[in-house]
C1' cells in the first nucleotide's frame, strides 16, 4: 500500500408562499400541532381479528423432514453437526428411509440388480475322447465335450470394495494385513463422535411411488362484520302466534318469512400494539424477564403536494384492518470487526 470477507449507518437539507387530511381550539374555515417506508411493493409464507359452513374422532388428504433451542406461529430465526467450495477471513446446503417392498436406469455393452454375467479370455484339477509307457494299479502327453473360473481386455455415469501378501488347476474375501463402507452391542443430552465384535461388502434413483417421524377443521379478507337512521316500491308463501274491522267464518289491513331493489347515508371496526424508546439482569445467540419514560398518519374515490432560491450525487419507490418472516428493487458514500499479499520497523 493492494486485494477481500462480514456487520451496520443515511435514505436529501435550509427558507418563502399557496394548498390538502386529521386532531385540538375559536365568534369566525382563525391559531396551533401533526402528517409514508427500508423496502409501504410482490401477496410468497405464519400468526391475530371478523364472519359463514362443519357434532366429535378416525381415515384419506394436504404439508414439513439433520439436531437443540427462540417464537403467539411459521416453510422464519439463533447456535451447532455432517457433506461442499475458498490459501484465509468466510460462504453455500432441497440434509429421514435405497437392509420394508414395487418401478425405473436411455445409447453403448454378453450381462444393469437376479447372491447376475463368459464378447475378449483364463484352466484341466473332476467326467470324458484320442495317443504313448507299464505285467498291473497307474503315469505322462494332447483335445477342450461336460465343467470350473469375475483375474484380464473391452462397454457404460454405474460391472457387485480398495492395495498387497498367501493361495489354487485356474480363480476369487477363499484366507490374512492395512484402508473404506455397513450393521449390531456400549459410552456420550442430540445430529454426530468414539470404542468393540461381525468378511457382513450392499449400485443410482424417494423433486417415481412407497415407508417412517411430526403438524394439521375449510373457506372468506375489514368492500371482514357490527350498530343507528331514512327510503320504502315490487313478488311470492304462510296466517298457527299478538291487534284492527266482525256474533263466527272467509275477506282486507297488519304482521311473520324468504327474495330484489335503493341512499357510494352516519358511526363502531380504525389504530394503545406479540408497540417503540432506554436502564440493569438471564442467555454464545435467536430471545426473554423487570424497571422508567414515550405516543409516531388513521383516509374511504382516498390527505402526505406544488411554485421560487441556494446546495447536492438523490436512486427505489406511496399507507389502507394490524403484526412476524420471506423474496424483490434501489443511490452516493461513511462506520466497526476480521482475513490474504507486499513492504518498512
Nucleotide at each position: 500500500a493492494g486485494g477481500a470477507g462480514c456487520a451496520g449507518c443515511c435514505g436529501g437539507a435550509u427558507a418563502a408562499u399557496c394548498g390538502c387530511g386529521c386532531a385540538a381550539u375559536u365568534u369566525g374555515u382563525u391559531u396551533u400541532g401533526u402528517g409514508a417506508g427500508g423496502a409501504a411493493a410482490g401477496u410468497c409464507c405464519g400468526g391475530g381479528c371478523a364472519c359463514c359452513c362443519c357434532a366429535g374422532g378416525g381415515c384419506a388428504g394436504a404439508c414439513c423432514g439433520c439436531c437443540u433451542g427462540a417464537u403467539a406461529a411459521c416453510g422464519u430465526c439463533a447456535g451447532g453437526u455432517g457433506c461442499g467450495g475458498g490459501c484465509g477471513a468466510c460462504c453455500g446446503u432441497g440434509a429421514g428411509g435405497a437392509c420394508a417392498g414395487u418401478g425405473c436406469c436411455a445409447c453403448a455393452g454378453a450381462a444393469a440388480u437376479g447372491c447376475a454375467g463368459a464378447c475378449u479370455g483364463c484352466c484341466g484339477a473332476u467326467g470324458g475322447c484320442u495317443g504313448g509307457c507299464g505285467a498291473g494299479a497307474g503315469c505322462c502327453a494332447g483335445c477342450a465335450c461336460a465343467g470350473g473360473c469375475g483375474a484380464u481386455g473391452g462397454u457404460g455415469c454405474a460391472a457387485c470394495g480398495g492395495u498387497g501378501a498367501g493361495g489354487u488347476a485356474a480363480g476369487a474375501g477363499c484366507u490374512c494385513a492395512c484402508c473404506g463402507g455397513c450393521a449390531a452391542g456400549g459410552c456420550u443430552a442430540g445430529a454426530g463422535g468414539u470404542c468393540u465384535u461381525g468378511g457382513c461388502c450392499a449400485g443410482g434413483u424417494a423433486a417415481a411411488c412407497c415407508c417412517c417421524g411430526g403438524u394439521u377443521g375449510g373457506g372468506u379478507g375489514c368492500a371482514a362484520g357490527g350498530u343507528u337512521g331514512a327510503c320504502u316500491a315490487a313478488a311470492a308463501g304462510g296466517u298457527u302466534a299478538a291487534g284492527g274491522u266482525g256474533a263466527c267464518c272467509c275477506g282486507c289491513c297488519g304482521u311473520c318469512u324468504u327474495u330484489u331493489g335503493a341512499c357510494a347515508a352516519a358511526c363502531c371496526g380504525c389504530u394503545u400494539g406479540a408497540g417503540c424508546u432506554u436502564a440493569c439482569g438471564g442467555g454464545c445467540a435467536a430471545c426473554c424477564g423487570u424497571g422508567a419514560g414515550u405516543c409516531g398518519a388513521g383516509a374511504c374515490a382516498g390527505a402526505u403536494g406544488a411554485u421560487u432560491a441556494u446546495u447536492u450525487a438523490a436512486a427505489c419507490a406511496g399507507a389502507a384492518c394490524c403484526c412476524g418472516g420471506c423474496u424483490u428493487a434501489u443511490g452516493a458514500g461513511c462506520u466497526g470487526c476480521u482475513c490474504c499479499u507486499u513492504u518498512u520497523u
Molecule: Bacterial RNase P class A
Organism: Candidatus Gastranaerophilaceae bacterium